[in-house]
Context: one part of a larger RNA
Molecule: small-subunit ribosomal RNA, central domain
Organism: Alisma plantago-aquatica
């Protein structure tokens, strides 16, 4: 490269906007670049191949030919492109409704937890498979009144909604993006995809400044155990939270790229007809398995990413990005 592929075997970029590029509705018109076709010229000879001649054959010699390429002169006009035009089904705009945890901002509420303070009370509490560490007569735990703080929003709550994905849920307000529906009007192919590029992107970790209730890597202690650098328990730092940045990765999963059409079927409601029902059996037929099935993994077209035996290895090296941690790109020897 061809070919075959990409749910689970290798393989769909985490998602999206969009440039180049390739691709693209309907109806006629122009033109003849692509396309098809006729003729002509050229593509040395040898070689290849066909025929004839050496009795045959090889070899040799003589004569010819197809395909293909390039150019020239004509012709055709269905398709693609081009020319000018129209149309409304794709796409979009206006107008009026509508659903929503879509985004952002700044307020407020209640339950719980912890701490603290005042009182009551007086011996345990807590935890576990069982315990112990821990807490507690300097008054714990329990109970009750007050105060403070931070974080998360019970029920409603569902294979329910919204968002490109990540994601999004207490209440009301402000602001803002997208969807969807109805009648009418308008634009008239303005479209789909998308290399490179841009934007956004959970958690963790990072920088600077705050905050710190609960939880809780690390760490310490108590257990368990032969040991226990673990599972269990008691503490507890970073983190988790906020603001401003940077990082750019996830089993970022539906392990399923986007768009458009089409198809067996399924579901709900109303109605008609037949038959007791539910169901069971037999026969015929189909199929790698699991499964998918109008939200396709069926079928058809367009565009795009990616794959090509396992390991070595997402490693080494180089380059780019990043403050770092690292990310992106990404081999080979060797081995089976």
């Nucleotide at each position: 490269u061809u070919a075959a592929g990409c749910g689970u075997a290798a393989a769909g970029c985490a998602u999206u906007u969009g440039u180049a590029g390739g691709u693209g509705g309907c109806a006629g018109u122009u033109c003849a670049a692509g396309u098809c076709u006729g003729c002509c010229a050229c593509c040395a000879a040898a070689u290849u191949u066909c025929a004839a001649g050496c009795u045959c054959a090889a070899a040799c010699c003589u004569g010819g030919a197809u395909a293909g390429g390039c150019g020239g002169c004509g012709g055709a006009a269905a398709c693609u492109a081009c020319u000018a035009u129209g149309u409304u089904g794709g796409a979009g705009u206006g107008u009026g409704g509508u659903a929503g945890g879509g985004g952002c901002a700044a307020a407020g509420a209640g339950a719980a937890u912890u701490u603290u303070u005042a009182g009551u009370g007086g011996a345990g509490c807590g935890g576990u498979g069982a315990a112990a560490u821990a807490c507690a007569u300097a008054g714990a735990g329990a109970u009750c009144g007050g105060a403070a703080a931070a974080a998360a929003c019970a029920c409603c709550a569902a294979g329910a909604a919204c968002a490109a994905a990540a994601g999004c849920a207490c209440u009301a307000u402000g602001u803002u993006g997208g969807g969807u529906c109805g009648a009418c009007a308008c634009u008239g192919g303005c479209a789909a995809u998308a290399a490179g590029a841009g934007a956004c992107a959970a958690a963790a970790g990072c920088u600077a400044g705050g905050g710190g209730a609960g939880u809780g890597c690390a760490u310490g202690g108590g257990a368990u155990u032969a040991g226990a650098u673990a599972c269990c328990c008691c503490a507890a730092u970073a983190g988790u939270c906020c603001u401003a940045g940077a990082u750019g990765u996830a089993a970022a999963c539906a392990a399923u790229g986007g768009a458009u059409g089409c198809u067996a079927g399924g579901u709900u409601u109303a109605u008609g007809u037949g038959u007791a029902u539910a169901g069971a059996g037999u026969u015929a037929u189909g199929u790698a398995g699991c499964a998918u099935g109008u939200u396709a993994a069926a079928u058809a077209u367009c565009c795009u990413a990616c794959c090509u035996g396992g390991g070595g290895a997402g490693u080494g090296u180089g380059u780019u990005c990043a403050a770092a941690a690292g990310a992106a790109u990404g081999a080979a020897a060797c081995u089976c």